[in-house]
Context: one part of a larger RNA
């Protein structure tokens, strides 16, 4: 790559419980008899739902039903049923608490009461009855005795007790039921200030309060937006707020219309009309009569009436039910309803079900037939009761304002905040200012169906509606999971199969997980998220090809393999090797671009609808077409003629009319007419009103929800180790006349001071996909105050709060959040989905608060009408002032000449004047010149016309529809600019844009050339022909030597090739080589010197063949070597200058030769002429085939001429979903739909077989669309890539050995090491809400493992009079009866109530459990009652210091027990006492300072009085500086209080240590 077979994943077909629109019926409320909505409970077992209420998936009565049931839900137990169960209906019965919530009270589902009532206790009390004993008197008897007496003892009376029964009174306790709001509304009783009275109170009755989708009325009332800006306007009386009404509501029986006819209430609808009007006369905004129809209804205020109750009797619905016809065989199948062959019902062929499609299997359907009680709505009736007198502070009128279509307008009508103010039927209102006649009505009272609006709800039926990214957000524990403090916001998840028949039993394995067998099933690749089962993505297997190899990955050519049979020129896989060859989209002048946007693949994702107008085509009718509401009927259709378009126009209007307006006109001109189709429909462009193709803002506004964050404020509580300095005042001595003043102690101030806890938050470094959405490490400020902090509270969005930073105000602040208005605009970006055929642009003018937008020309395209009017091209005929010339205007401008004038100079000099000049210089002459805004001149072109011939379907016009007004570069003519730009502006051409193909190496604008298709065919163009690389190592003839060619100036130079002029030469040129290069003189000055050569003057003679007062090198000056200049040898050409063709040099740049495309080229492969030849394009020719257009005729053929194409503009088709064709046809002998292959069509498409799959689909021909995707940083969802990477969350550390187990680095156990120790230790609040304990587990969860857990299951667990609520009491501050205020909702507050963070009764110690304990247990203790009254207390600050008491705890030191397994000894730990020493808390008292330090109708103390009984409910587990709370997380952050060991030390600082707990889950 290919095939094959697998995973993931869930697309797609099929299917549907569930939605969605809608018709027609119903109902149109429910609530103090407690609603709506909820909390908690309710089953044997019970998690959700559903139902129900302590009578709790349910009681009971009546009716209906007729064999099973005990919901969803599937399972087991236990039950109920022919004595009729479950089940359906009605009526009843119960029906915790919360809500209107109503006995108060609150943080809903919870706390506290008062009143009354049934028993029960208990006192009293009355009465009977019993008892005995106790008093007491009396009498008798007896004893004792000294007498009153005194003791015993029967009896009677009285009195008491005590029991029992009965009644009754009265505490107490209390099950259970009723009652207690608060307004108003009557009604009775009471009653202040104040005498009558009246506020006001107190009781009774009745009524209200709250919910609830739209619809309706009021009362209130935005913005965004559109006017292309905005301010009147507009959106819009909309949104939204309140308030109240009905089943509708409102409206309503003319002081209304109309127009000299008339109508007669009100609402809807049609239509009048987008008309009259109104309007920044902008944007818009819009009636009204009348006219057609729905539906009709008027009353009433003293009566033939409405309304309300009630009483009888009746129809007819409604709420349960009942009957209810007709098939057989056989075939295929796992099943028949399918198929085939006979049948049959049908007032029953709607539907839905049954192992695949069923008129005759089952429910049902037509179709008839039923009702004990109950309800509803109509008729009819019997009675009874309520209910009024004709509209004045009214019309009207002023100001201000609303509403009326109507914006103050000429502004009528209506209503009124505010001043005023009629008439009264002889009168009043209106007829669109107003007046007059005329005409119509009678305001300032009241009721009044029906037609109209709507649907939160119920029933029934329908769908060219959806079908699981669709359709409700939700087909399923969905308003649920979950997110936010809250207001709010808000999800994904349907499908085994005909039946669970859901794999018994064996095997691996950890008695897992999962996996093989083997059952069962048509099937199991239908095995529990399991129908089909696509792609993406990951895997095996197999061919085939690949380790020197450079790339948009294909395309053409192919060498090898290898695999099929239909053996053929046959197909199909892989391909070494070569040639071409830089993705899509968008946006652009212009993209490989290193501009946009897509990670992939699958689904969803954009030009609708409606109304109006236009245009074209097509029906029907036609000078006339056509109906709309709406009725009839009911799939068709009919009536309907209200109105609308049209058939006549012209004028501003009156008007008139084939004319008419203008005007004095009969003129003339305009605009008509003549020359005439129109309308109703349906498609389809296009326009406009609506969100108008899709997303897309920042923002604007209304109504709410937030101070648990933070900012201040308010009330009540808490916090600061430890050290240090030493105001002021005071006492003392000095001292002073007295003060002052010093001196010592003494005191303990302070926005003092060093410094920890605590609070901040300067600096560094880290971290920056963090350990942390603000932190850590190391260091720093503050630390008794303007301090820090708990907990409660109050300030709210144009608002708060700010020691002020534009800072906070819930990780958001130059206007928080939510939610609606809203689909707010967006002249802006970005995307906008099948196929083929014709055509085919523009980037320009004008305008623009306009420039990146529009709109009218101009450029397209379609249709029609004209019919050559176009276009080229000859010929003629025309007018120009451009190039380009010129200097004749106009100006610029150089040189000479001339010469006024001026400067200068000399002369004279006093003036005039004369001479002069390197001076400036007019005008003229002369030479030479320059111009867009000069012409004495002046073309080529271009333009206009006329005639002409060819060739082109060219050109106007009308009318529908566009796009486009960002253009680039090259060539020529120019303006700018530097004759700088790949600048920038115009003209003119041309190509790109919107053009492919061949050249330029490569390369939108350059050269050549316009692609309908096909061909391994021919000729060419530019351009080439040595190799890359197709053709010439091609010819003559020259040129270059520089790789010039194959990069550039000035400038240089004895490169070199032509060609011109000019000098010198055999009397010996030049060039070489030998010689010579002299004397006067070292010229003169100058200088130290200066002698040819520093320099300054002069630069002469002379000998000579020649030789400079010297051209150069040197010297200090001189010497010294040349050289000019001559002689010899040589021997024949030498120089010089200008023109010109090729070439040198001039020449440095950043990855890398890198300026010929490489290679490489030298009489060439470079240049220069010339000539043949051949390559070379998609160009042209050839064969062959499509297609437009026109013509043509023989009518299916033939000719012509076209077929590049961006924006567009036009024609023509496919496909996909539904409908009708269709009770048709295909189909279990296999549908759709998935995978694969072949054929086939220009193309989107379409057919066939094969195999998956298993029950559907659907030809033709129409018909309607949620009709096609690859891009939108689109949406959803899976699934890649980074990447087996980064990470594994404080570097407080482990090790061994035993145990348990399938497994041990992490878990138990034991030793050993290591950290913390004002904590990493131990108790509480607040939050958490079972995280506590124990057994059993390890899928997930825990950043690994896990036998272990804060994890899953199951089970257990939390015990109070004395801790804490609750309970009494207040605080800020909240609620608030009456009340005040306000368009409403509301605000604010009196009484009164709520409200802790504060005030208030009370317990320790021991033991005890796996898990509670000041709750259990033991023992020892201690609080508390109502009502009244009286003072009082309750009751308070900051700093400071003191005193004792000795709780606690520490250290020692003695003794005495205990233990260290047996004796002895040593030792170590423990307990307890008892000495001594340290540290020291509640309490208390003093001192002292200015900022002067809550309340309470509680409780407390005292009196007096009654009374003697009880302690109820609630938390209570377990984390609590954290792994359980607040940070999304087992997070290196944040969290209030309480406890406070040893050594060293001032210490709560450090540093090692103890109880304690830990080594931080790799």
């Nucleotide at each position: 790559c290919g095939u094959u077979u697998a995973g993931u994943g869930g697309a797609u077909g099929c299917c549907u419980u569930g939605g969605c629109a809608c018709a027609c019926a119903g109902a149109g409320g429910c609530u103090a008899u407690g609603a709506a909505g909820g909390a908690c409970g309710u089953g044997a077992u019970a998690c959700g739902c559903u139902g129900c209420g302590a009578u709790a998936a349910g009681c009971g009565u009546u009716g209906g039903g007729g064999a099973g049931c005990u919901g969803c839900g599937a399972a087991u137990a236990a039950g109920c049923u022919u004595u009729g169960a479950u089940c359906c209906a009605a009526c009843g019965a119960u029906u915790u608490c919360c809500g209107a919530a109503u006995g108060g009270g609150g943080a809903a589902a919870c706390c506290c009461a008062c009143c009354u009532u049934a028993a029960c206790a208990g006192a009293c009390c009355u009465g009977u009855a019993u008892a005995u004993u106790a008093u007491u008197a009396g009498c008798c008897g007896u004893c004792c005795u000294u007498u009153u007496g005194g003791g015993c003892g029967u009896c009677u009376a009285a009195c008491u007790u005590a029991u029992a029964c009965a009644a009754g009174u009265u505490u107490g306790u209390c099950a259970u039921g009723g009652g207690u709001a608060u307004a108003a509304u009557u009604a009775a009783c009471u009653a202040a200030a104040u005498a009558c009275a009246u506020a006001g109170g107190u009781u009774a009755a009745u009524u209200a309060a709250g919910c609830a989708a739209a619809c309706c009325u009021g009362g209130g009332g935005a913005a965004c937006u559109g006017a292309a800006a905005c301010a009147u306007c507009u959106a819009a009386g909309u949104a939204c707020c309140c308030a109240g009404a009905g089943g509708a509501a409102a409206a309503g029986a003319c002081a209304u219309c109309a127009a000299c006819c008339g109508a007669g209430a009100u609402u809807c609808c049609g239509u009048u009309a987008g008309u009259a009007g109104u309007g920044g006369c902008g944007a818009g905004c819009g009636a009204a009569a009348g006219c057609g129809g729905a539906u009709c209804a008027g009353g009433c205020c003293a009566g033939u009436g409405g309304c309300c109750a009630u009483u009888u009797u009746u129809a007819a619905u409604u709420c349960a039910g009942c009957a209810g016809a007709a098939u057989a065989a056989c075939c295929u199948g796992g099943a028949a309803a399918g198929g085939u062959u006979a049948a049959c019902c049908u007032u029953a062929g709607u539907g839905g079900g049954u192992g695949a499609c069923a008129g005759u299997c089952c429910c049902g359907u037509a179709u008839g037939c039923a009702a004990a009680a109950a309800a509803u709505u109509g008729a009819a009736u019997u009675u009874g009761g309520u209910c009024c007198u004709u509209g004045a502070g009214u019309a009207g009128g002023g100001c201000g304002g609303a509403a009326c279509a109507c914006g103050u307008g000429a502004a009528a009508u209506u209503c009124u905040g505010u001043c005023u103010g009629a008439a009264u039927a002889u009168g009043g209102g209106g007829g669109g200012a107003c007046c007059a006649c005329c005409c119509u009505c009678c305001a300032a009272g009241c009721c009044u169906a029906a037609a109209u609006a709507c649907u939160c709800c119920u029933g029934u039926g329908u769908g060219a509606c959806c079908g699981a990214u669709a359709g409700u957000g939700a087909a399923c524990a969905a308003g649920u999971a979950c997110c936010g403090u809250g207001a709010g916001g808000g999800a994904a998840a349907g499908g085994u199969g005909a039946a669970a028949a859901g794999c018994a039993c064996c095997c691996c394995g950890a008695c897992g997980a999962g996996g093989g067998g083997a059952g069962u099933g048509a099937a199991a690749c239908a095995g529990u998220u399991c129908c089909u089962g696509a792609a993406a993505c990951u895997g095996a297997a197999c061919g085939u090809c690949u380790a020197c190899a450079a790339g948009c990955u294909g395309u053409a050519g192919g060498a090898g393999c290898c695999a099929c049979c239909u053996u053929g020129c046959g197909u199909g896989g892989c391909g070494a090797c070569u040639g071409c060859g830089u993705a899509c989209c968008u946006u652009u002048u212009g993209u490989a671009u290193a501009a946009u946007g897509g990670g992939u693949c699958a689904g969803c994702g954009a030009c609708u609808u409606a109304g109006u107008c236009u245009u074209a085509c097509u029906a029907g009718c036609a000078a006339g077409c056509u109906u709309a509401a709406a009725c009839c009927g009911a799939u068709a259709g009919g009536u309907g003629u209200a109105g609308g378009c049209g058939c006549a126009g012209c004028g501003a209007a009156a008007g008139c009319g084939a004319g008419u307006c203008u005007u004095a006109a009969u003129a003339g001109g305009g605009c008509g007419a003549c020359u005439a189709a129109g309308u109703u429909a349906g498609u389809a462009g296009g326009a406009u009103u609506a969100g108008a193709c899709c997303c897309g803002a920042a923002a604007c506004c209304g109504a709410g929800u937030g101070a648990u964050c933070u900012a201040g404020c308010u009330a009540u509580g808490a916090g600061c180790a430890g050290g240090u300095u030493g105001a002021a005042g005071g006492u003392g001595c000095a001292g002073u006349a007295a003060c002052a003043u010093g001196c010592a102690c003494u005191g303990g101030a302070g926005g003092a001071c060093c410094g920890a806890a605590c609070c901040c938050a300067c600096c560094u470094a880290u971290g920056u996909u963090g350990a942390a959405a603000a932190a850590u490490g190391g260091g720093g400020g503050g630390a008794u105050g303007a301090c820090u902090u708990g907990u409660u509270g109050c300030u709210a969005g144009g608002g708060g709060u700010g020691a002020a930073a534009g800072g906070c105000c819930a990780a958001u602040c130059a206007a928080a959040c939510u939610c609606g208005g809203a689909g707010a605009u967006a002249g802006c970006u970005g995307g906008u989905u099948c196929u083929c055929c014709g055509c085919g642009a523009a980037a320009u003018c004008u305008a623009u608060u306009u420039a990146g937008g529009u709109a009218g020309a101009g450029c397209g395209u379609c249709a029609a009408a004209u019919g050559a009017a176009u276009a080229c091209c000859a010929a003629c005929g025309g007018g120009g002032g451009u190039a380009g010339a010129g200097c004749a205007c106009u100006g610029a401008a150089u040189g000479g000449g001339c010469u006024a004038g001026g400067g200068g100079g000399u002369c004279u000099c006093a003036c005039c004047g004369a001479c002069u000049u390197a001076c400036c210089a007019a005008a003229c002459c002369u030479a030479a010149u320059c111009a867009a805004a000069c012409u004495c001149c002046g073309a080529a072109u271009a333009c206009c016309g006329u005639u002409g011939a060819g060739u082109a379907c060219u050109a106007u016009u009308u009318g529908g529809c566009a796009g486009a007004c960002a253009c680039a570069c090259u060539g020529c003519g120019g303006g700018u600019g530097c004759u700088a730009a790949g600048g920038u502006c115009c003209g003119u051409a041309g190509u790109g844009g919107a053009a492919a193909g061949g050249g330029a190496a490569a390369c939108a604008g350059c050269c050549c050339u316009g692609a309908c298709c096909g061909c391994c065919g021919u000729c060419u163009a530019a351009g080439g022909u040595c190799c890359c690389u197709a053709a010439g190592u091609g010819a003559u003839a020259g040129u270059u030597a520089a790789g010039u060619g194959g990069u550039a100036a000035a400038g240089c130079a004895u490169g070199u090739g032509a060609g011109a002029a000019u000098g010198c030469a055999c009397a010996g040129a030049c060039a070489a080589c030998c010689a010579g290069g002299a004397g006067g003189u070292u010229g003169g000055c100058u200088u130290a010197g200066a002698a040819g050569c520093a320099g300054c003057c002069a630069c002469c003679c002379u000998u000579u063949a020649a030789a400079g007062a010297u051209a150069g090198c040197g010297u200090a000056a001189c010497a010294g070597c040349u050289c000019a200049c001559u002689g010899g040898u040589c021997a024949a050409g030498c120089g010089u200058u200008c023109u010109u063709g090729c070439g040198g040099c001039g020449a440095a740049a950043a990855u890398g030769u890198a300026c010929c495309g490489g290679g490489g080229c030298u009489u060439a492969a470079a240049c220069u002429a010339u000539c043949c030849a051949c390559c070379g394009a998609a160009g042209a020719c050839g064969c062959g085939g499509g297609u437009g257009c026109a013509c043509a005729u023989u009518u299916a053929u033939g000719u012509g001429c076209g077929c590049g194409g961006u924006a567009g503009c036009g024609g023509a088709g496919c496909g996909u979903u539904c409908c009708g064709u269709a009770a048709g046809c295909c189909u279990g002998u296999g549908a759709a739909g998935g995978c694969g292959u072949c054929c086939u069509g220009u193309g989107a498409g379409g057919g066939g077989c094969g195999u998956u799959g298993g029950a559907g689909g659907u030809a033709u021909c129409g018909g309607a669309a949620g009709u096609g995707a690859g891009a939108a940083u689109g949406c959803u969802g899976a699934c890649a890539u980074g990447a087996g990477u980064a990470a594994c969350g404080a570097c407080a550390a482990a090790g061994a050995g035993g145990g348990u187990g399938a497994g041990a680095g992490a878990c138990c156990c034991u030793c050993u090491c290591g950290c913390c120790a004002a904590a990493a230790g131990a108790u509480c609040a607040a939050g958490g809400u079972u995280u506590c304990c124990u057994g059993c587990g390890c899928a997930a969860u825990g950043c690994u493992a896990a036998u272990c857990a804060g994890c899953g299951c199951a089970g257990g667990g939390u015990u109070a009079g004395c801790c804490g609520g609750c309970c009494c009491c207040u605080a800020a501050g909240u609620c608030g009866a009456g009340g005040c205020a306000g368009a409403a909702a509301u605000g604010c507050g009196u009484a009164g109530a709520c409200g802790a963070u504060g005030g208030g009764a009370a317990c320790g110690a021991g033991g005890u459990u796996a898990a509670u304990a000041u709750u259990c247990c033991u023992c020892g203790g201690c609080c508390a009652g109502c009502g009244g009254g009286u003072a009082g207390u309750g009751a308070c600050g900051g700093a400071u210091c003191c005193a004792g008491u000795g709780u606690a705890u520490c250290g020692u030191a003695u003794u005495u027990c205990c233990u260290u397994a047996u004796u002895g000894g040593a030792u170590u730990g423990g307990a307890a006492a008892u000495g001594c020493g340290g540290u020291g808390a509640a309490u208390g008292g003093g001192u002292u300072c200015c900022a002067g330090g809550a309340a309470a109708u509680a409780g407390c103390u005292c009196c007096c009085g009654c009374a003697u009984u009880a302690g109820a409910c609630c938390g209570u587990a377990c984390c609590c500086c954290a792994a359980a709370c607040c940070g999304a997380c087992a997070c290196a952050g944040g969290u209030g209080a309480u406890c406070a060991g040893g050594u060293a030390g001032a210490g709560a600082a450090u540093a090692c240590c103890a109880a304690g707990g830990c080594g931080c889950u790799u």
Large-subunit ribosomal RNA, half A from uncultured Robiginitomaculum sp., 1562 nucleotides, folded computationally. It matches the Rfam family "Bacterial large subunit ribosomal RNA". A reference for the family is Yusupov et al. (2001), "Crystal structure of the ribosome at 5.5 A resolution", Science. RNAcentral holds the full RNA, with entries from MGnify. Model confidence (mean pLDDT): 81 of 100. The organism belongs to Robiginitomaculum, within Bacteria.